A computed fold for a 76-nucleotide RNA from a Planctomycetota bacterium, annotated as transfer RNA. Rfam family: tRNA.

């Protein structure tokens, strides 16, 4: 440099293929306990990487940019 894949909550990942953005863990509060852990109940947490476009409607489709991974190649 070229080709392909990926980017969603603090972390790991879903979202039925365009129709209300969710789960587990973590965190906070409460219950339980002599205390803690475990367990149970509730809660907090999102510019869906960024910008633009298509559409009644976009995490999902298109274009550009940024970052990560894989493969191929070039220079030294």
């Nucleotide at each position: 440099a070229c080709g392909g894949g990926c980017g969603u909550a603090g972390c790991u990942c879903a979202a039925u293929u365009g129709g209300c953005a969710g789960a587990g863990c973590a965190c906070c509060u409460g219950a339980u306990u002599c205390c803690a852990a475990a367990u149970c109940a509730g809660g907090c947490g999102g510019u869906u990487a960024g910008a633009g476009g298509u559409u009644c409607g976009a995490c999902u489709c298109c274009u550009c940019u940024c970052g990560c991974c894989c493969g191929u190649g070039c220079c030294a």